[in-house]
This is a predicted structure of a 479-nucleotide part of an RNA (small-subunit ribosomal RNA, 3' major domain) from Wolinella succinogenes. The full RNA is in RNAcentral, with records from Greengenes. Rfam family: Bacterial small subunit ribosomal RNA. Gene Ontology terms of the family: structural constituent of ribosome and ribosome.
Context: one part of a larger RNA
RNA sequence: AGACGGGGACCCGCACAAGCGGUGGAGCAUGUGGUUUAAUUCGAAGAUACGCGAAGAACCUUACCUGGGCUUGACAUUGAUAGAAUCCUAUAGAGAUAUGGGAGUGCCAGUUUACUGGAGCUUGAAAACAGGUGCUGCACGGCUGUCGUCAGCUCGUGUCGUGAGAUGUUGGGUUAAGUCCCGCAACGAGCGCAACCCUCGUCACUAGUUGCUAACGGUUCGGCCGAGCACUCUAGUGAGACUGCCUUCGCAAGGAGGAGGAAGGUGAGGACGACGUCAAGUCAUCAUGGCCCUUACGCCCAGGGCUACACACGUGCUACAAUGGUGUGUACAAAGAGAAGCAAUACCGCGAGGUGGAGCAAAUCUUUAAAACACAUCUCAGUUCGGAUUGUAGUCUGCAACUCGACUACAUGAAGCUGGAAUCGCUAGUAAUCGUAGAUCAGCAAUGCUACGGUGAAUACGUUCCCGGGUCUUGUACU
Numbered sequence: 001a002g003a004c005g006g007g008g009a010c011c012c013g014c015a016c017a018a019g020c021g022g023u024g025g026a027g028c029a030u031g032u033g034g035u036u037u038a039a040u041u042c043g044a045a046g047a048u049a050c051g052c053g054a055a056g057a058a059c060c061u062u063a064c065c066u067g068g069g070c071u072u073g074a075c076a077u078u079g080a081u082a083g084a085a086u087c088c089u090a091u092a093g094a095g096a097u098a099u100g101g102g103a104g105u106g107c108c109a110g111u112u113u114a115c116u117g118g119a120g121c122u123u124g125a126a127a128a129c130a131g132g133u134g135c136u137g138c139a140c141g142g143c144u145g146u147c148g149u150c151a152g153c154u155c156g157u158g159u160c161g162u163g164a165g166a167u168g169u170u171g172g173g174u175u176a177a178g179u180c181c182c183g184c185a186a187c188g189a190g191c192g193c194a195a196c197c198c199u200c201g202u203c204a205c206u207a208g209u210u211g212c213u214a215a216c217g218g219u220u221c222g223g224c225c226g227a228g229c230a231c232u233c234u235a236g237u238g239a240g241a242c243u244g245c246c247u248u249c250g251c252a253a254g255g256a257g258g259a260g261g262a263a264g265g266u267g268a269g270g271a272c273g274a275c276g277u278c279a280a281g282u283c284a285u286c287a288u289g290g291c292c293c294u295u296a297c298g299c300c301c302a303g304g305g306c307u308a309c310a311c312a313c314g315u316g317c318u319a320c321a322a323u324g325g326u327g328u329g330u331a332c333a334a335a336g337a338g339a340a341g342c343a344a345u346a347c348c349g350c351g352a353g354g355u356g357g358a359g360c361a362a363a364u365c366u367u368u369a370a371a372a373c374a375c376a377u378c379u380c381a382g383u384u385c386g387g388a389u390u391g392u393a394g395u396c397u398g399c400a401a402c403u404c405g406a407c408u409a410c411a412u413g414a415a416g417c418u419g420g421a422a423u424c425g426c427u428a429g430u431a432a433u434c435g436u437a438g439a440u441c442a443g444c445a446a447u448g449c450u451a452c453g454g455u456g457a458a459u460a461c462g463u464u465c466c467c468g469g470g471u472c473u474u475g476u477a478c479u
Base pairs, nucleotide, nucleotide: 001479002478003476004475005474007473008472009471010470011469012468013467015463016462019426020425021424022423023422026318027317028316029315030314031313032312033311034309035308042053043052064304065303066302067301068300069299070298073129077128078127082122083121086103087102088101089100090099091098092097107118108117109116110115131293132292134291135290136289141286142282143281144280145278147276152191153190154189155188156187157186158167159166160165171182172181173180197270198269199268200267202239203238204237205236206235207234208233211229212228213227216226217225218224242264245258246257247256248255249254320419324378325377326376327375328374329373336367337366338365341360342359346355347354348353385416390411391410392409393408394407395406396405432455433454434453435452436451437450438449
């Protein structure tokens, strides 16, 4: 100087407390361990692994296993030789592949045709080489998690100390903040904080179609048409908030209250992550040193596996019901996506869906909001709760749904009556609850993830205690 303390002082955080809703019990989905297996490919491991890599495992993917094949190789450069490329097709085979048949002779330059050379493609001896999701993340780059959006981490010069170092950065206040003020052997500066960036909230200006409709006219009563750009909205440019004003406390920084205001003291949210820590994670995104394989640890193919199942754990979904279930009727979004696509009206089907194809590369067309509300019914039951499981019949995607897809109809109707010890999230348009969309994607195991809006709470006395962190100080046999 650090680190640590069941030392001290001060301070902060959904850390506790105060509340609301969960998990832990049930069924199922999903990930992991274990076990099993020919293989159940690999990685991730307290917090910081476990709906994680995977924003889509039937084949492919795929790295694993079994079997069948190849050896200059599926891919790159050089390469003697031969051929236009290319297309159609037969046989054997699970296919990879092997053996045949037919059509076809191009482009550019030289050149009288022939022929020669070149570009591209195919074939291909020998050889250099290719190839490796093989090992090492404890050799590395890059990227990422975490402490933590915590307020810290340092430097130059000066001064002090024999020196390691100290000072500055400590102190008194203040702040979300090493934020600012005052003081001070310090004076300045850098990386962080804040601001500059994006979105939302108010207003103005510009613009007015595909959007809108106050006034006028028409109307098939639909902004549908004429008309208009006021309003909504769209999307660009600006304004606006600064403790600026008032009261009060304070030397100041600043604090408390008030006015005006759409917004008030960081307005709300996002992006943004200092020096460093964990030899943290990743050699399987990629890149790469070293090592290893080279008729195989490389490559191709078919089938299987990654979906197994006594069990254990994590994360979720659906419930156990009356603030509910069922039936009928009626209303209101936002944000997205769309051409090998989204698909309306219509017709068929109980339905999944089918037929068909108006419109739309989209403010124009398409893509149902649901909770809510009204009425009726059920009347506390393992039920008109709950929907697992199973049977039958179907629909769709796709060469192909047996292993192993989703969905529909009818039938079946399991556990479950609010969950032990324990444990998690959340402070406002938040929690809770209700639907909608998108990426991936032929289809889908999505209840996941990422966005979007609708309805919309309760509580915070306080900092003694638990956890984590910051500053100063103290002890130490630790570095």